[in-house]
A computed fold for a 330-nucleotide part of an RNA from Candidatus Woesearchaeota archaeon CG11_big_fil_rev_8_21_14_0_20_43_8, annotated as large-subunit ribosomal RNA, domain IV. Its mean pLDDT, the model's own confidence on a scale to 100, is 85. RNAcentral holds the full RNA, with entries from SILVA. The source organism's lineage runs through Archaea, Nanobdellati and Candidatus Woesearchaeota.
Context: one part of a larger RNA
């Protein structure tokens, strides 16, 4: 100097991307215990007091006797509990063991489950909604077949997909892609039918004719999508109103500088001595937004983010020490 411990005056985060890392606390009895809540929880909320030894005492219970027998009482002994006197030390769960704590936002509803060896989460899965397919020799998968699995199950069942607990709701649009019904007609191969090819053929023409296209409907918790321009109220302003263009329809209900805002460090307020942070308004949404779910939320979280107390050698500034490495001599 470096690894690992350990202590530290005074100050207590000033360090840092960030309290990273250490310290804080801590067991077990009592007492208290907000706000919020899906009334179960949240909760060991928070905060507070006790904790070791001897000793009376009081209670409950065990044991032994003794006197009764209605079942008690009494005498000695232990052991718990209670509650008081004394007693030792700086400390009494004296070591080991053993929670810091509270707000506030975001995301996920919860417990789980994952990239073995850089990622543990906001991925993933789940109750739960919900759509489509299946009537059994089902549908679906797996195999060229047999044939087998769902299944020795039968729609309260089985396949396949989306959302993701609860609450509260899920707006318009079928023009385009799909996926379902219908379908007079119309369009359509080949085989067949028929003609032509001097005969046979090739071939060539015509007809008829499934599926499939066309054609009409239907479908969005299918894939998706969900405007632009001028003008208008008796101060400005701003448009409830109106004109035009144009679509298939023109984003509702919500939330919203958002894990989504590009100008941006938006603007106003709390929060601080100062804040591109946090957080509660706005809405001018670069390019929110409704089961590719919106918006809420208790509880829960090694998730992400600010704060606030309480601690600390993180730091202000280092310094002793113990155990070991290297150095340094051989």
């Nucleotide at each position: 100097u470096c690894u690992g411990a350990u202590u530290g005056a005074g100050g207590g985060a000033a360090u840092u991307c960030g309290g990273c890392a250490a310290a804080u606390u801590a067991g077990c009895c009592c007492c208290g215990a907000a706000g919020c809540u899906u009334c179960g929880g949240u909760a060991g909320a928070a905060g507070g007091g006790g904790u070791c030894c001897c000793u009376a005492u009081a209670u409950u219970u065990g044991u032994a006797g003794g006197c009764u027998u209605a079942u008690g009482u009494u005498u000695g002994c232990a052991a718990a509990u209670a509650c008081a006197g004394g007693g030792c030390g700086c400390a009494g769960u004296g070591a080991c063991u053993a929670g810091g704590a509270c707000g506030g936002u975001c995301c996920g509803a919860c417990u789980g489950u994952u990239u073995a060896a850089c990622a543990a989460a906001a991925a993933c899965g789940u109750a739960g909604c919900u759509u489509u397919c299946u009537g059994c020799u089902a549908a679906c998968c797996u195999g060229c077949a047999a044939a087998g699995g769902c299944u020795u199950g039968u729609a309260c069942a089985g396949a396949a997909g989306g959302c993701g607990a609860c609450g509260u709701c899920u707006g318009c649009c079928c023009a385009g892609u799909g996926c379902c019904c219908a379908u007079a007609u119309c369009u359509a191969a080949a085989a067949c039918u028929u003609c032509g090819g001097u005969u046979c053929a090739a071939c060539g023409g015509a007809g008829c004719u499934a599926a499939g296209g066309a054609u009409g409907g239907g479908u969005a918790a299918a894939c998706g999508g969900c405007g632009g321009g001028g003008g208008u109220a008796a101060c400005u302003a701003u448009a409830a109103c109106u004109c035009u263009c144009u679509u298939a329809a023109g984003g509702u209900a919500g939330c919203a500088a958002a894990a989504u805002g590009c100008c941006u460090u938006g603007c106003c307020g709390u929060u601080u001595g100062a804040a591109u942070g946090a957080c509660g308004g706005c809405c001018u949404g670069c390019a929110u937004g409704a089961a590719u779910g919106g918006c809420g939320u208790a509880a829960c979280g090694a998730g992400a983010u600010c704060g606030u107390c309480a601690c600390u050698g993180u730091c202000c500034c280092c310094a002793g020490u113990c155990a070991g490495a290297a150095g340094c001599c051989c």